RNA sequence: AAAUUAGAAAACUAUUUGCCUCAUAUAUCCUUGAGAAUACGGCUCAAGAGUCUCUACCGGGUUGCCUUAAACGGCCUGACUAUGAAGGCGGACAUUUCUUGA
Numbered sequence: 001a002a003a004u005u006a007g008a009a010a011a012c013u014a015u016u017u018g019c020c021u022c023a024u025a026u027a028u029c030c031u032u033g034a035g036a037a038u039a040c041g042g043c044u045c046a047a048g049a050g051u052c053u054c055u056a057c058c059g060g061g062u063u064g065c066c067u068u069a070a071a072c073g074g075c076c077u078g079a080c081u082a083u084g085a086a087g088g089c090g091g092a093c094a095u096u097u098c099u100u101g102a
Stems, first nucleotide, its partner, number of pairs: 001017004019087001021085005026056001030048006041066002050057001058078007
C1' cells in the first nucleotide's frame, strides 16, 4: 500500500499479499571434470560440498600477474533466496487534481 472476514454501515479487530529495516543461514565461499579466450584475454558447461534450509553460488569497479602458455590472485562494492522479528504513526500550514452537493 492492497485484498479478505464478521457487522446495516463506519470505526475497530483479525488474516493474507506486497514494500521497507533488521536477525539467522553462507563465507554470493570451497573442491573437481570437460571445453574456451590469451596482455583489446583471463570465460562457458557440468558435478560435488557447504546451510537444523528451498534457491542461489554471480555482476561491476580497481589493482596485480601470466611475454603467448595454462593457470589466475588481492581489495572494494552489490544482492537474491528461505525462515523469523519490527514498521506504516500523530499534528500544523499551504498548494494542486478529482468527485459530490449547493

A computed fold for a 102-nucleotide RNA from Salipaludibacillus daqingensis, annotated as Purine riboswitch aptamer. It matches the Rfam family "Purine riboswitch aptamer". Rfam's curators write: Riboswitches are metabolite binding domains within certain messenger RNAs that serve as precision sensors for their corresponding targets. The prediction has a mean pLDDT of 77.